[in-house]
The prediction has a mean pLDDT of 79. A computed fold for a 125-nucleotide RNA from Fictibacillus nanhaiensis, annotated as SAM riboswitch aptamer (S box leader). Its Rfam family is "SAM riboswitch aptamer (S box leader)". Its family is annotated with regulation of gene expression in the Gene Ontology. Of the family's consensus pairs, 97% are formed in the model.
RNA sequence: AACUUAUCACGAGAGGUGGAGGGACUGGCCCUAUGAAACCCGGCAACCGCUAGUUGUAUGUAAUCUUAAACAACUAGAAAGGUGCCAAUUCCUGCAAGGCAUUUUAAUGUCUUGGGAGAUGAGGA
Numbered sequence: 001a002a003c004u005u006a007u008c009a010c011g012a013g014a015g016g017u018g019g020a021g022g023g024a025c026u027g028g029c030c031c032u033a034u035g036a037a038a039c040c041c042g043g044c045a046a047c048c049g050c051u052a053g054u055u056g057u058a059u060g061u062a063a064u065c066u067u068a069a070a071c072a073a074c075u076a077g078a079a080a081g082g083u084g085c086c087a088a089u090u091c092c093u094g095c096a097a098g099g100c101a102u103u104u105u106a107a108u109g110u111c112u113u114g115g116g117a118g119a120u121g122a123g124g125a
Stems, first nucleotide, its partner, number of pairs: 003123006013041001015040003021031003025094001027092002042086003047082002050077008090117001095114009
């Protein structure tokens, strides 16, 4: 890099260094010297993990019941750890279908749904 899968309307500093760019790509539209990217600190969140609880499965036993460990689901939570994230819905949009409006009836605008693309986590090889 590719594959599978979940999520993408919430949330997050008027700090330091730094100096011009940035928002993936297209077309837009924006942010930026009242300071971009990047790095540090800080924060958010809870995907993995972790903590507590509930329920269930199940192990052990000759058997039954109970309890603990284990596993699964759910709920709550942030004192560890691994990522991630901290303008604008993944800023909107790019393909398809449908509704509505306009008109040169095929296009334009707009809304909805689905898809594509992308981002992040987890997993397997």